[in-house]
Formats: sequence, structure tokens, C1' cells
RNA sequence: AUGAAUCUUGCGGGAGAGACCGGAUCAGCGAUCCGGCGCCGAAGGAGCAACCGCCCCGGAAACUCUCAGGCAAACGGACCGCAAAAGGAUG
Repeated sequence: AUGAAUCUUGCGGGAGAGACCGGAUCAGCGAUCCGGCGCCGAAGGAGCAACCGCCCCGGAAACUCUCAGGCAAACGGACCGCAAAAGGAUG
């Protein structure tokens, strides 16, 4: 002096699937709880595996499963972009 990976924060974008049925509570919209059926996958979690490695073993997905979560709006939301801070690979 260049400032990588990684992590945090802020802003923006961000899909899918019943505003389901019955009962109860609340003044009501609707929300919550209990029971039931039908669905979704992109919080999280788990599984297999292409592949990778220091190859004993380990790391591994947007694939798979739906435990959890979700199925009007809101909230949330993997991931993407921008900015800031930390960080310190590399030259």
C1' cells in the first nucleotide's frame, strides 16, 4: 500500500400453499387455544449424495423429509444487490 474469505448491522427486492371445518374465549373484525382434514418449502433441523479435502475421517446443496415453521394482510423469509463496521487472505 492492495485489501480476499468470513461475521454483524442498515436499506431495497424476495416465492409457495385452506381468510378451511367444528368447539371455546374476547363486544366485534379477527386473533388465540383445542380437535380434524388438505397442502407448501426459502427460518431452523435432519437425511442421502455429486463434489472437495489434511482422504482414518471430515466438510458438503436451492436435492430429499416435513420434526419445527408456514398456507388473506401483517410479521417472518433462504437468497440477491448496495452501504458501513470488524477482519486480515493475497501482492

About this RNA: The RNA shown here (Glycine riboswitch aptamer) has 91 nucleotides and comes from a Hyphomicrobiales bacterium. The prediction has a mean pLDDT of 78.